[in-house]
Molecule: Fluoride riboswitch aptamer (crcB RNA motif)
Organism: Streptantibioticus parmotrematis
RNA sequence: UGGGAGUCCGGCGAUGGGGCUCGCCACAACCGCGGCGCGGGUGCCGCUGAUGGCCUCUACCACUGA
Numbered sequence: 001u002g003g004g005a006g007u008c009c010g011g012c013g014a015u016g017g018g019g020c021u022c023g024c025c026a027c028a029a030c031c032g033c034g035g036c037g038c039g040g041g042u043g044c045c046g047c048u049g050a051u052g053g054c055c056u057c058u059a060c061c062a063c064u065g066a
Base pairs, nucleotide, nucleotide: 010025011024012023013022016057017056018055019054020053021052032047033046034045035044036043
């Protein structure tokens, strides 16, 4: 100096908070989907979801009642 493994702390899992849990990362993990267009490219239009998963709070949306 480089590589591998483990541990602790930490970070991340397309929109906020909390609890539990799973996975991933070590400057990386992560940065949704469809159609049209573009082709040394990323423009236009449309769609789902506040979760990685479960529960819950808040916000938003749909239906019904008062």